[in-house]
RNA sequence: AACGUGCUCCGGGGUCGGUGUGAAUCCGAACCGGCGGUGACUGUCCGCGAGCCCCUCUCACGAGGGGUUGAUCCGGUGGAAUUCCGGGACCGACGGUGAUGCGUGACGGUUCGACAGAACCCGAUCGCUAGUCCGGAUGGGAGGCAGCACGGA
Numbered sequence: 001a002a003c004g005u006g007c008u009c010c011g012g013g014g015u016c017g018g019u020g021u022g023a024a025u026c027c028g029a030a031c032c033g034g035c036g037g038u039g040a041c042u043g044u045c046c047g048c049g050a051g052c053c054c055c056u057c058u059c060a061c062g063a064g065g066g067g068u069u070g071a072u073c074c075g076g077u078g079g080a081a082u083u084c085c086g087g088g089a090c091c092g093a094c095g096g097u098g099a100u101g102c103g104u105g106a107c108g109g110u111u112c113g114a115c116a117g118a119a120c121c122c123g124a125u126c127g128c129u130a131g132u133c134c135g136g137a138u139g140g141g142a143g144g145c146a147g148c149a150c151g152g153a
Base pairs, nucleotide, nucleotide: 003151004150005149006148007147008146009144010143015029016028017027018026030132031131032092033091034048035047036046037045043090044089051068052067053066054065055064056063057062072088073087074086075085076084094135095134096133101128102127103126108121109120110119111118112117
């Protein structure tokens, strides 16, 4: 020195305009990208974390286990790149709000009818609808070639 143990610190980003009585949710444009790995730098490769669901233990706080979890192509350079350069796409937990849009389509009505039914109107109800807003969260966290102490030849 590697490494080990304990502690401390750090550890997620992003908006304007339009319409309008009313929208940071509609429309248009813009903008954002956790951690480790990977022959060379990755939101879209391989894993992990966060979120959600289930189970077990616990008086409780909480702990452990299991499951689930989105999206990339073309060309170029090169020894090597789904990572760089050029171009074109795509994605974004849970709960809340939600003027839009989509689905559902009760009750009622109109027309046609071979009286089985069919078409249309109305539209209750319910469901979905924000990566950027609000909330859980002054939380948790993958981790960090960040620091300290001790051990360590």
Molecule: FMN riboswitch aptamer (RFN element)
Organism: Microbacterium laevaniformans